c-di-GMP-I riboswitch aptamer from Candidatus Segetimicrobium genomatis, 87 nucleotides, folded computationally. Rfam family: c-di-GMP-I riboswitch aptamer. Gene Ontology term of the family: cyclic-di-GMP binding. Its mean pLDDT, the model's own confidence on a scale to 100, is 84. It was read from a public genome assembly, where an Rfam model found it. Lineage of the source: Bacteria > Bacillati > Candidatus Sysuimicrobiota > Candidatus Sysuimicrobiia > Candidatus Segetimicrobium.

RNA sequence: UUCCGUCAAGGGCAAACCCAGAGAGAUCUGGGGGCGCAAAGCCACGGGACAGGCCAGCGGUGCUGGCAAGUCAGCCGGGUUGCCGGA
Numbered sequence: 001u002u003c004c005g006u007c008a009a010g011g012g013c014a015a016a017c018c019c020a021g022a023g024a025g026a027u028c029u030g031g032g033g034g035c036g037c038a039a040a041g042c043c044a045c046g047g048g049a050c051a052g053g054c055c056a057g058c059g060g061u062g063c064u065g066g067c068a069a070g071u072c073a074g075c076c077g078g079g080u081u082g083c084c085g086g087a
Stems, first nucleotide, its partner, number of pairs: 002087004012037002017032006035074001041080003045077003048072003053067006
């Protein structure tokens, strides 16, 4: 440096759910909790999902298209950094 995570140690993160708070919402933050995770560290770059707003169209009250601003990194890909061990 590359590949791998079968074995060990020290550890790390934390789904659902519950409580408190923020938000219109998706969702987020703190505490409890622990399903899982070798990048479940970080980055919305590509795809995807989610949530509402505005505009337009229509076979019209809910779908399609467009626009701008969001959320998810524990959906996939990509980028980037990195612990331990093995080869």